A computed fold for a 74-nucleotide RNA from Amaricoccus sp. B4, annotated as transfer RNA. Its Rfam family is "tRNA". From the family's description: Transfer RNA (tRNA) molecules are approximately 80 nucleotides in length. The coordinates come from a structure-prediction model, not an experiment, and the mean pLDDT is 81.

RNA sequence: CGCGGGAUGGAGCAGUCCGGUAGCUCGUCAGCUUCACAAGCUGAAGGUCGCAGGUUCAAAUCCUGUUCUCGCAU
Numbered sequence: 001c002g003c004g005g006g007a008u009g010g011a012g013c014a015g016u017c018c019g020g021u022a023g024c025u026c027g028u029c030a031g032c033u034u035c036a037c038a039a040g041c042u043g044a045a046g047g048u049c050g051c052a053g054g055u056u057c058a059a060a061u062c063c064u065g066u067u068c069u070c071g072c073a074u
Base pairs, nucleotide, nucleotide: 002072003071004070005069006068007067010026011025012024013023020057028044029043030042031041032040050066051065052064053063054062
């Protein structure tokens, strides 16, 4: 140099195939419960999807470029 995978709240992941409200588990905060803690239950905050551009009424999703990272080949 070439080929392929990955990047999505604090952590780990889904969603992409087939464009149409950004979801799950854990964590955090508040409340209920308890003498208190844990567990349990309820609720809330936290993302605009690696970055930039394009297509579209509408992009995490399609197209182009690019950064980081993992692997294969040489």
RNAcentral records the identical sequence in 2 taxa. The RNAcentral record of the sequence draws on ENA and MGnify.